[in-house]
RNA sequence: GCCGAUAAUGCCAACCUUGUCAUAAGACAAGGACGGAAAGCCGCGGAUCCAAAUAAUCCGAGACAAACAAGAUGGCCGAGCUGCCGAAG
Numbered sequence: 001g002c003c004g005a006u007a008a009u010g011c012c013a014a015c016c017u018u019g020u021c022a023u024a025a026g027a028c029a030a031g032g033a034c035g036g037a038a039a040g041c042c043g044c045g046g047a048u049c050c051a052a053a054u055a056a057u058c059c060g061a062g063a064c065a066a067a068c069a070a071g072a073u074g075g076c077c078g079a080g081c082u083g084c085c086g087a088a089g
Stems, first nucleotide, its partner, number of pairs: 002089001003086002011036002016031006034075001040081002044078003047073003057063002
């Protein structure tokens, strides 16, 4: 260094509940513990999700409603940056 143990020390916290924020996807806080060795950071590439508005259509003041862009997810995958401990091999 690779690697990751029925090791040690600490760390994070899904689903759910409550509260706040957001139009929404979701975010934050508290409880809790499904899990995690990068479940630390980063939205750069892919993936998934998302309301309003708009185009188109119907139509005549209302329905319906995309794609792109914007936004969300780092606990979906990859790229990039950083990092604790250590047995066997």
Predicted 3D model of an 89-nucleotide RNA (c-di-GMP-I-GGC riboswitch aptamer) from a Deltaproteobacteria bacterium. The sequence was found by an Rfam model in a public genome assembly. Its mean pLDDT, the model's own confidence on a scale to 100, is 79. The model forms 95% of the base pairs in the Rfam consensus.